[in-house]
RNA sequence: GGCCCCAUAGUUAAGUGGAUAUAACGAAGCAUUCCUAAUGCUUAAUCGGAGGUUCGAUUCCCCCUGGGGCCA
Numbered sequence: 001g002g003c004c005c006c007a008u009a010g011u012u013a014a015g016u017g018g019a020u021a022u023a024a025c026g027a028a029g030c031a032u033u034c035c036u037a038a039u040g041c042u043u044a045a046u047c048g049g050a051g052g053u054u055c056g057a058u059u060c061c062c063c064c065u066g067g068g069g070c071c072a
Base pairs, nucleotide, nucleotide: 001071002070003069004068005067006066007065010025011024012023013022018055027043028042029041030040031039048064049063051061052060
C1' cells in the first nucleotide's frame, strides 16, 4: 500500500428497512430477612462519527475513526 471482517445498554450478545431496539449478567429502588446472601417485583441505561438513498435507516451506499485477519 491492496483486500476482507467487526463496531448495538456498564459487559456479552440478538435484531439487518416499518418506527415503544430485545435478552442475560451487572446497577438502583422496593418486598422478604435480626443482618447478609439468595429470591420476587419495578426502574434507568445502547445503535462509533459525518454525509447520502428512502415515505421511513441500527439495518443499504460512501467517507472517516478504532479493532482483527490475509497478501505484498
Model confidence (mean pLDDT): 82 of 100. This is a predicted structure of a 72-nucleotide RNA (transfer RNA) from a Bacteriovoracaceae bacterium. Rfam family: tRNA. Taxonomically the source falls in Bacteriovoracaceae (Bacteria, Pseudomonadati, Bacteriovoracia, Bacteriovoracales).